[in-house]
Context: one part of a larger RNA
RNA sequence: GCUCGAACGCUGACAGAAUGCUUAACACAUGCAAGUCGACUGGAAUUCACCUUCGGGUGAUAGUACGGUGGCGGACGGGUGAGUAACGCGUGGGAAUCUACCCUGUAGUGGGGGACAACCCGGGGAAACCCGGGCUAAUACCGCAUACAUCCCAAGGGAGAAAGAGGGCCUCUGCUUGCAAGCUCUCGCUAUAGGAAGAGCCCGCGUCCGAUUAGCUAGUUGGUAGGGUAAAGGCCUACCAAGGCAACGAUCGGUAGCUGGUCUGAGAGGAUGAUCAGCCACACUGGGACUGAGACACGGCCCAGACUCCUACGGGAGGCAGCAGUGGGGAAUAUUGGACAAUGGGCGCAACCUGAUCCAGCAAUGCCGCGUGUGUGAAGAAGGCCUGCGGGUUGUAAAGCACUUUCAGUCGGGAAGAAAAGCCGGCGGUGAAUAGCCGUUGGAUUUGACGUUACCGGCAGAAGAAGCACCGGCUAACUCCGUGCCAGCAGCCGCGGUAAUACGGAGGGUGCAAGCGUUAAUC
Numbered sequence: 001g002c003u004c005g006a007a008c009g010c011u012g013a014c015a016g017a018a019u020g021c022u023u024a025a026c027a028c029a030u031g032c033a034a035g036u037c038g039a040c041u042g043g044a045a046u047u048c049a050c051c052u053u054c055g056g057g058u059g060a061u062a063g064u065a066c067g068g069u070g071g072c073g074g075a076c077g078g079g080u081g082a083g084u085a086a087c088g089c090g091u092g093g094g095a096a097u098c099u100a101c102c103c104u105g106u107a108g109u110g111g112g113g114g115a116c117a118a119c120c121c122g123g124g125g126a127a128a129c130c131c132g133g134g135c136u137a138a139u140a141c142c143g144c145a146u147a148c149a150u151c152c153c154a155a156g157g158g159a160g161a162a163a164g165a166g167g168g169c170c171u172c173u174g175c176u177u178g179c180a181a182g183c184u185c186u187c188g189c190u191a192u193a194g195g196a197a198g199a200g201c202c203c204g205c206g207u208c209c210g211a212u213u214a215g216c217u218a219g220u221u222g223g224u225a226g227g228g229u230a231a232a233g234g235c236c237u238a239c240c241a242a243g244g245c246a247a248c249g250a251u252c253g254g255u256a257g258c259u260g261g262u263c264u265g266a267g268a269g270g271a272u273g274a275u276c277a278g279c280c281a282c283a284c285u286g287g288g289a290c291u292g293a294g295a296c297a298c299g300g301c302c303c304a305g306a307c308u309c310c311u312a313c314g315g316g317a318g319g320c321a322g323c324a325g326u327g328g329g330g331a332a333u334a335u336u337g338g339a340c341a342a343u344g345g346g347c348g349c350a351a352c353c354u355g356a357u358c359c360a361g362c363a364a365u366g367c368c369g370c371g372u373g374u375g376u377g378a379a380g381a382a383g384g385c386c387u388g389c390g391g392g393u394u395g396u397a398a399a400g401c402a403c404u405u406u407c408a409g410u411c412g413g414g415a416a417g418a419a420a421a422g423c424c425g426g427c428g429g430u431g432a433a434u435a436g437c438c439g440u441u442g443g444a445u446u447u448g449a450c451g452u453u454a455c456c457g458g459c460a461g462a463a464g465a466a467g468c469a470c471c472g473g474c475u476a477a478c479u480c481c482g483u484g485c486c487a488g489c490a491g492c493c494g495c496g497g498u499a500a501u502a503c504g505g506a507g508g509g510u511g512c513a514a515g516c517g518u519u520a521a522u523c
């Protein structure tokens, strides 16, 4: 000199766009943060209308809310950095793999069955919840048929799938003349091939400090056989061999998430890894598996532990390193806000959910912009300070006169962020079809949290808006008074013991400026 997720002191007008627990991966009250769906089943209330024997009944609301079975999603998104010196990360390669949803293709979607919830009945428990009996549906479950790929296999042969739902039509095939069959459309389902995107695995190289850590290793190193996995492999097991690593630093100890980047520097380098982005790891602590395409799963399960809470003492419940918020720790870090309008995600045809996100609130925490007026004005006013008592200085500074009105204030106007989806038509594709669906095109009606938005215009009046540090040298800026090695200053040199430009105050000056200084830290 530059920098900062900073803190502290004094001071503080506005706007934009950023950033904001670096400490206790300490403990958490409360609310919210992951739901959704007509494949299936049960099924209210309220209100209204009608009837009424005044008890009620029927219909609409409505097969709606809600409960359950089932499907998809809760493995993404969000947080944190504890652990990890490692194929964890970075980079470049590799072969022995998997992949729900999505895209393209091929072939199917035939025919049956038995249950279990919800519900009803009964029982236990303080509660959490649990038990017994009975009824029942499905795109839930299980067989049979068929079998492309695959596996066993010389051949022959053997094993393994599925699910339907919602519309439309009526040529007459059947008759029961509007239903079945049939045809057709949309969404599904099964098997399989390929793609896209994602994930798992292996290897070369690089990746902090310590030798006051020198030897380390028994599934250890390799082989054979088997098991296991989606998949190679001591990944695991049995047997066999005795190997493997290390001064080019093994092992051990300490520290640490890694990177793109960031800061500094002419560069080489040094320091660093907040925000944003990629990867990894973790989810009260330790362990384990289940489900699933995917987890050994933050807001899932089981066991153990610590802690907290409820209890009728028999037993139960919980996990903010999600968003807010609380206590604690600390020099120190924000609202228990709004909205799904946009972007994106989940489910779905849509409506729906979304503390992701977009916004608003708080903080000079940093960056950037703008203002606090402009011109004129000498009687060089008054006052202050100094004085050699003549004057000098504050100082065109003020007052006065003439103007302007950014920003703030107030009143009014007013974009863009909105594209759609849904609705009504035209055309094209599919189709028997003027159903339906898809594509395209036209039209009408809408959808904004921010928001009293940005921006523009009117009005009023200089009106509402300047401080902080320093002035001995380094280093820009000097005098007086007080003090008297005292009180004090200080980054270094050093000042102060009676005229201190170095302490304290004042006047004046210098430097920065909504900031200025100090402290910590890096270069």
Stems, first nucleotide, its partner, number of pairs: 001523001003521001006519005014369001016367001018365001019363002021329001026327003030324003035072003039069004047060005079282003088207007097199003102195008110144001112142002119134006150159003164187006173180003208254003215245003220242008257279004261272004284305005307318004335360001337359003343356001344354003373403004383394004407464001409459005417450001423443008467512005472493003478507005488495002
RNAcentral holds the full RNA, with entries from SILVA. Predicted 3D model of a 523-nucleotide part of an RNA (small-subunit ribosomal RNA, 5' domain) from a metagenome. The coordinates come from a structure-prediction model, not an experiment, and the mean pLDDT is 82.